[in-house]
RNA sequence: GCGGUAAUAGCUCAGUUGGUAGAGCGGCGGCUUCCCAAGCCGCAGGUCAGGAGUUCGAAUCUCCCUUACCGCU
Numbered sequence: 001g002c003g004g005u006a007a008u009a010g011c012u013c014a015g016u017u018g019g020u021a022g023a024g025c026g027g028c029g030g031c032u033u034c035c036c037a038a039g040c041c042g043c044a045g046g047u048c049a050g051g052a053g054u055u056c057g058a059a060u061c062u063c064c065c066u067u068a069c070c071g072c073u
Stems, first nucleotide, its partner, number of pairs: 001072007010025004019056001027043005050064004
């Protein structure tokens, strides 16, 4: 230099053909208990790495760019 993969909640990851962004763990509150743990219920937390384009509508399609990993030269 070229090609491929990945980037979504604090962490690990889903997200189906473009149509209101989710789970587990963690955090906070409540119930339960003499207390703790466990269990159950609820809540908060997101510029979908960044920029632009297409579209009525983009995490998803196109282009640019950044970082990480893998391969080729």
Predicted 3D model of a 73-nucleotide RNA (transfer RNA) from a Bacteroidales bacterium. Taxonomically the source falls in Bacteroidales (Bacteria, Pseudomonadati, Bacteroidota, Bacteroidia). Rfam family: tRNA.